RNA sequence: CACUCAUCAAGACCAGCCGAGGGAAAGGCCCUUUGACGCUGGAGCAACCCCGGUCGGCUCACGCUGCCCGAAAGGUGCUAAUUCCUCGCCCGCUUGUUAAGCGGUCGGCAGAUGAGGG
Numbered sequence: 001c002a003c004u005c006a007u008c009a010a011g012a013c014c015a016g017c018c019g020a021g022g023g024a025a026a027g028g029c030c031c032u033u034u035g036a037c038g039c040u041g042g043a044g045c046a047a048c049c050c051c052g053g054u055c056g057g058c059u060c061a062c063g064c065u066g067c068c069c070g071a072a073a074g075g076u077g078c079u080a081a082u083u084c085c086u087c088g089c090c091c092g093c094u095u096g097u098u099a100a101g102c103g104g105u106c107g108g109c110a111g112a113u114g115a116g117g118g
Base pairs, nucleotide, nucleotide: 001117003116004115005114006113007112008111013042014041015040016039017038021031022030023029026086027085028084043079044078045077046076048075049074051070052069053068055066056065057064058063083110087107088106090104091103092102093101094100095099
C1' cells in the first nucleotide's frame, strides 16, 4: 500500500497521565467529565507467521506440501456492542398488501488483522 490469499457471531482489563470527544467513511445507534479516545506501565486473550508432532501426497534423496494436533519462547495482533447495524438474489414467517417488517443461507462493497508481494 493500487496487488494476492486467508480469517473476521468466540475470547481478553487494571492503574497512572491527559482533558473532549470517540466508535474507519456516510446515515443510524451507542460509548464518554461516574473521565471515554490517546499515551505510559503492568496483566491478559488469540493463534496468522515462526517452532514441534501424527498421518497422507510429491521427490532417487535432501526436502517440499495438505489436513489435524501441540506449544506460546520469537514476529504480530487484540482486550464495548457480530467488522455495533446498513447492500443484493433467493427462501420462510407475520401483517393483509401490488408492499412493509422480521428471520435464514449464499454472495457483494468497504474495512480490520496476518502472510506473501511491491